Background
Predicted 3D model of RNase P RNA and transfer RNA as a complex of 441 nucleotides. Rfam match: Bacterial RNase P class A. By type it is a ribozyme. Model confidence (mean pLDDT): 77 of 100.
RNA sequence: CCAGAUGGCUGGAUGGCUGCGGGGGUUCGCCCCCGAGGAAAGUCCGGGCUCCAUGUAACACGGUGGCGGGUAACACCCGCCGGGGGCGACCCUAGGGAAAGUGCAACAGAAAGCAAACCGCCCGCAAGGGUAAGGGUGAAAGGGUGCGGCCAAAGGCGAAAGCCGGAAGCUUAAAGUAAGAGCGCACCGCGCUGCUGGUAACAGCAGUGGCACGGCAAACCCCGCCGGGAGCAAGACCAAAUAGGGACAACAUAGGGCGCGUUGCACGCUGGUUGUCCGGGUAGGUCGCUAGAGGUGGCAGGUAACUGCCAUCCCAGAUGAAUGGCCAUUCUCGACAGAACCCGGCUUACAGGCCAUCUGGCUUU
RNA sequence: GAUCGCUUAGCUCAGCCGGUAGAGCAACUGACUUUUAAUCAGUAGGUCGAGAGUUCGAAUCUCUCAGCGAUCACCA
Numbered sequence: 001c002c003a004g005a006u007g008g009c010u011g012g013a014u015g016g017c018u019g020c021g022g023g024g025g026u027u028c029g030c031c032c033c034c035g036a037g038g039a040a041a042g043u044c045c046g047g048g049c050u051c052c053a054u055g056u057a058a059c060a061c062g063g064u065g066g067c068g069g070g071u072a073a074c075a076c077c078c079g080c081c082g083g084g085g086g087c088g089a090c091c092c093u094a095g096g097g098a099a100a101g102u103g104c105a106a107c108a109g110a111a112a113g114c115a116a117a118c119c120g121c122c123c124g125c126a127a128g129g130g131u132a133a134g135g136g137u138g139a140a141a142g143g144g145u146g147c148g149g150c151c152a153a154a155g156g157c158g159a160a161a162g163c164c165g166g167a168a169g170c171u172u173a174a175a176g177u178a179a180g181a182g183c184g185c186a187c188c189g190c191g192c193u194g195c196u197g198g199u200a201a202c203a204g205c206a207g208u209g210g211c212a213c214g215g216c217a218a219a220c221c222c223c224g225c226c227g228g229g230a231g232c233a234a235g236a237c238c239a240a241a242u243a244g245g246g247a248c249a250a251c252a253u254a255g256g257g258c259g260c261g262u263u264g265c266a267c268g269c270u271g272g273u274u275g276u277c278c279g280g281g282u283a284g285g286u287c288g289c290u291a292g293a294g295g296u297g298g299c300a301g302g303u304a305a306c307u308g309c310c311a312u313c314c315c316a317g318a319u320g321a322a323u324g325g326c327c328a329u330u331c332u333c334g335a336c337a338g339a340a341c342c343c344g345g346c347u348u349a350c351a352g353g354c355c356a357u358c359u360g361g362c363u364u365u
Numbered sequence: 366g367a368u369c370g371c372u373u374a375g376c377u378c379a380g381c382c383g384g385u386a387g388a389g390c391a392a393c394u395g396a397c398u399u400u401u402a403a404u405c406a407g408u409a410g411g412u413c414g415a416g417a418g419u420u421c422g423a424a425u426c427u428c429u430c431a432g433c434g435a436u437c438a439c440c441a
Base pairs, nucleotide, nucleotide: 001361002360003359004358005357006356007355008354009353010352012330013329014328015327016326017325018324020035021034022033023032024031025030037336041347042346044345045344046343047342048341049231050230051229052228054266055265056264057263058262059261061227062226063225064224065223066080067079068078069077070076081095082093083092084091085090096222097221101220102219103216104215118135119134120131121130122129123128143188144187145186146185147184148183155164156163157162169177170176189211190209191208192207193206194205195204196203197202235287236286237285238284245278246277247276248275249274250273251272256270257269258268259267280440281439282438294313295312296311297310298309299308300307301306331334366437367436368435369434370433371432372431375390376389377388378387384421392408393407394406395405396404414430415429416428417427418426
């Protein structure tokens, strides 16, 4: 210098005039202070908060899934392990169980899950039987790769190189074979056993078995763990208005109803009440409503996520819903986008600019 | 603001416990008819809203995004 990886920051600035929402002061003239985001978004997870009076058990339903830790909690975060990708920095990973059961695998292929005989080969007169050492199909065919030895004799052909040949041998029930998972050895994968290291997931080593136990659970399912339901239009209060009207269902003085998935038990409430629907009325105000698992800085613990202590700061709270307009200077001429109960995450959108660390390559010294 | 649902041919819908995507109407061509309609015969038309993942294989299962629609106030 080029190409790239990871983490983080920023998202026009300054001044003036004038508006808008909220709060405070006031001599009612006015004055002072605050006023969108990293995603305020999607509403995908988790929690707070509120109501359902409550507890417990089972079932259902939903979620989750390597191990250890963090946290109020999580499907989030941190560290590690296994698998996959990249020369590398590094990235991706819903990653329990397929020897509990049920199920699926179209087409092709002889055969697709208690394996299987179409061609080939062997036995046999044939029928039929055997053979998964060769063939082709498929995403997948019941492990893979490599090396070695079993010196193929006699004989025949040939000028020679070499070719034919095939006894013995090896393997087999027979086939087979100069080369073959038939034999031996090594490596990879798999299973089993033991030892060592690690909190653990797991890793390493040694031995052993020629291989038995294929894939799919983001198919049902099984196992472990977690979850009661609804949501600020929750909910509380004040005010106004009306036909406290009608229909259906349940129950009758010990049982019923209600207790927000169902059921049981306990317990509570109810005692003409409850539920659903139709019809009628009002669409006003106050609270909830923002000081919080809060921000910033320092110290300490921890590899880290994070936690503890101290100091300091107050930073929107609207309810048809506020942050806009104009002017000046300047620059690199400004992306995605606008709070609505509040937090922690995730995901998605985002013009450009900046910083740090690291990797590969080239050049120079 | 919150809670649900839908998206497949031009239109209305099926297919959704995975295996080459179908129906009706519409369109086009031909026949019938003097012509049109109706009828009969045939033909074409699909990135299954978009993008990832799981799987040998996805309209179908899972996740993310986009678009559209519905419901939810209080009082007696």